[in-house]
């Protein structure tokens, strides 16, 4: 240091709902909550995909692809 994720150890993170709160909305953030995760960590770079105060402009990374960091086991 590159590639892997059967087998395990030790952790992370939280979907559907729900309650407060920002928003015009999609939908974010906080608590509760676990259905599921080897990147379910981060980035809007490409392109789907949602939403619409209709100028456009904004959301999704737990949609897919790309990029970038990462624990522990195996080769």
């Nucleotide at each position: 240091c590159c590639a892997c994720g059967a087998c395990a150890a030790a952790g992370u993170c939280a979907a559907a709902c729900u309650u407060a709160u920002u928003g015009a909305a999609a939908a974010g953030c906080a608590g509760g909550g676990a259905c599921g995760u080897a990147a379910a960590g981060c980035c809007a770079c490409u392109g789907g995909u949602c939403u619409u105060c209709u100028g456009a402009a904004a959301a999704u990374a737990g949609g897919c692809g790309g990029g970038u960091u990462a624990c522990c086991a195996u080769u």

Predicted 3D model of a 75-nucleotide RNA (c-di-GMP-I riboswitch aptamer) from Candidatus Desulfobacula maris. Rfam family: c-di-GMP-I riboswitch aptamer. Rfam links the family to the GO term cyclic-di-GMP binding. The organism belongs to Desulfobacula, within Bacteria. The sequence was found by an Rfam model in a public genome assembly. The coordinates come from a structure-prediction model, not an experiment, and the mean pLDDT is 83.